Predicted 3D model of a 72-nucleotide RNA (transfer RNA) from an Abditibacteriaceae bacterium. The same sequence occurs in records of 2 taxa. The source organism's lineage runs through Bacteria, Pseudomonadati, Abditibacteriota, Abditibacteriia and Abditibacteriaceae. Its Rfam family is "tRNA". By type it is a transfer RNA.

Parts: sequence; structure tokens; C1' cells
RNA sequence: GGGAUUGUGGUGUAACGGACAACACGCGAGGCUGCGAAGCUCGAAUUGAAGGUUCGAUUCCUUCCAAUCCUA
Repeated sequence: GGGAUUGUGGUGUAACGGACAACACGCGAGGCUGCGAAGCUCGAAUUGAAGGUUCGAUUCCUUCCAAUCCUA
């Protein structure tokens, strides 16, 4: 240089093109307790970036960025 795959909360994963992007762990608050832990209730936090297609995009297309792999 060429090619392939991947990119979603803090972490690990879901989500036929269609409901408010879901679940677990973690985090915060509340409540409980003599104090904690566990369990309970509530909450914050997410689609790598920019465009395009579409009534509607995490999903399809293009370019770029990053990571991994193959090849020269």
C1' cells in the first nucleotide's frame, strides 16, 4: 500500500428497518438496620464521526477515524 472484520452507558452483552435503545454488573439516592452487608424502590449514564436512502436507521449505502487480523 491492498483486503477483511469489528465499533452500542463505566464494564460485558442484546435490539426483523418500527414501542421510551433492553438486561446484568457497577455508580448515585432513598428506604431497611443498633451500624453495616444482602435483598427492596427510584435515578443518572449509551449507538465512533459526518453525510445519504427511508414515513421511520443501532440496523442499509458512502467517506473518514480507531482497533484486530490477512497479504505485499